[in-house]
Molecule: c-di-AMP riboswitch aptamer (ydaO/yuaA leader)
Organism: Streptomyces echinoruber
């Protein structure tokens, strides 16, 4: 010089998650979420439904367990019997055999994010998860009940138009 890590103030940034009082334990602002009439809405049940969030919605590939088909040597039962066999049913093996649930892989996609802020430019990058309630809730005034986390990131510099602030 350059990269990875750790701290410790600071900047921002996804999100409601921020501020103020107070030794506390707690309490206010503020912003966010859910319940809750009339009236208007719906339509009831098979597959319960519903909620917080941007996380919906497609099809493709694979698929335990599961059931179907062959198949393997015996067992039960029940007709038949010169011989040979027929149908049932339970249990154990085999199949590089099918159907597929749950699941997973990976493409797309309603949608959401990206450094003063709107707003275009399918401009570039990135997300398109997760997690509650519990059979139970349409919208809803008055009422009622809650939450204030957790993550990230180092040029933050695509471009254009308005607007703002700052500096002279």
């Nucleotide at each position: 010089c350059g990269u990875g890590c750790g701290c410790a103030c600071g900047c921002g940034u996804c999100g409601a998650a921020u501020c103020c009082c107070g030794c506390a334990a707690g309490g206010g602002a503020a912003c966010c979420g859910g319940g809750g009439a009339c009236c208007c809405a719906c339509a009831c049940c098979c597959u319960g439904g519903g909620g917080u969030g941007a996380a919906u919605c497609g099809g493709g590939c694979g698929g335990a367990c599961a059931c179907c088909g062959c198949u393997g040597a015996g067992c039960c039962g029940g007709c038949a019997c010169c011989u040979u066999g027929c149908c049932g049913g339970a249990a154990c093996g085999g199949c590089u055999g099918g159907u597929u649930u749950a699941c997973g892989c990976g493409c797309g996609u309603a949608g959401g994010a990206g450094a003063c802020c709107u707003u275009c430019c399918c401009g570039c990058u990135c997300c398109g998860a997760a997690c509650c309630c519990g059979u139970c809730a349409g919208c809803u005034a008055a009422c009622c009940c809650g939450g204030u986390a957790g993550g990230c990131g180092a040029g933050a510099c695509g471009g254009a138009a308005g607007g703002a602030a700052a500096g002279g």